RNA sequence: GCAGAGAUGGCGGAGCGGCUGAACGCGCACGAUUCGAAAUCGUGUUAGGCAGGAAUGUCUACGAGGGUUCAAAUCCCUCUCUCUGCG
Numbered sequence: 001g002c003a004g005a006g007a008u009g010g011c012g013g014a015g016c017g018g019c020u021g022a023a024c025g026c027g028c029a030c031g032a033u034u035c036g037a038a039a040u041c042g043u044g045u046u047a048g049g050c051a052g053g054a055a056u057g058u059c060u061a062c063g064a065g066g067g068u069u070c071a072a073a074u075c076c077c078u079c080u081c082u083c084u085g086c087g
Stems, first nucleotide, its partner, number of pairs: 001086007010026003018070001027045006046061006063079005
């Protein structure tokens, strides 16, 4: 340099136009159980901005920036990074 695959919450990982900021698992918090733990069970758990005393509400974000569409994590273009192969 060329070709292919990939980038999604604290971590792994599904989702491939609308029901999904998002399944499932791990982790974490609280609770139940226990004399106390472990194991098990239940509930909750992404981040940032704005409003609010708080509870909470609302907006934005799926590597970055554009485009298509009524609607994009998903389709198209450019770029960045990672992995594999070829030279």

A computed fold for an 87-nucleotide RNA from a Clostridia bacterium, annotated as transfer RNA. It matches the Rfam family "tRNA". Rfam links the family to the GO term triplet codon-amino acid adaptor activity. The source organism's lineage runs through Bacteria, Bacillati, Bacillota and Clostridia. The prediction has a mean pLDDT of 80. The sequence was found in a public genome assembly.